[in-house]
């Protein structure tokens, strides 16, 4: 001087993990069947659709509407999920570079 181990440390580094946020998916949507309640009710189980899509498909409030019947409506608020993108810290592997050890 090269190389292999190892010790610290370094970086507008690169990759992952957490966190936010953004986009897109899906309208937290509508069908179907089965039972159940009845104006102090309006529900409870099931099935498939919808996403190049895993999961979810409910929850509150407000109000309409059914004169007792089998059937519900509208409006507002509120998520998880899955895939991509941004932002900042932290943590680890890797790489870079520097100082050392045997």
């Nucleotide at each position: 001087a090269c190389a292999g181990c190892u010790u610290a440390a370094u970086a507008c580094u690169a990759u992952u993990u957490c966190a936010c946020u953004c986009a897109u998916a899906u309208a937290a949507u509508a069908g179907c069947g089965a039972g159940a309640a009845u104006a102090g009710g309006g529900c409870u189980c099931g099935c498939g659709a919808g996403u190049u899509u895993c999961u979810a498909c409910c929850g509150a409030u407000u109000u309409a509407c059914c004169g007792u019947a089998a059937a519900u409506g509208a409006a507002u608020c509120g998520a998880c999920u899955a895939u991509g993108g941004g932002u900042a810290g932290c943590a680890a592997u890797a790489u870079u570079u520097u100082a050392g050890g045997a």